[in-house]
RNA sequence: GCAAGCCAAAGGCAAACCCGUCGCAAGGCGGGGACGCAAAGCCACGGGGCCCCUCGGGCCGGCCGGGCUACCUGC
Repeated sequence: GCAAGCCAAAGGCAAACCCGUCGCAAGGCGGGGACGCAAAGCCACGGGGCCCCUCGGGCCGGCCGGGCUACCUGC
């Protein structure tokens, strides 16, 4: 640098649910907890879903695509 995730190791994240907290809500954050994840790291750009006080404003990156970045292993 390329293209992959069969094996091993080191680690990482954390669904449901419970508690606290913020929010009208969707949902966010912290703690516990693990169903899973090789980008389940980041970005609402396209599609999709969801909420509201529906002109409009917001939420979901653990729904799909796209963009950016990255650990380990192998070639």
Annotation
The RNA shown here (c-di-GMP-I riboswitch aptamer) has 75 nucleotides and comes from an Actinomycetota bacterium. Model confidence (mean pLDDT): 82 of 100. Lineage of the source: Bacteria > Bacillati > Actinomycetota. The sequence was found by an Rfam model in a public genome assembly.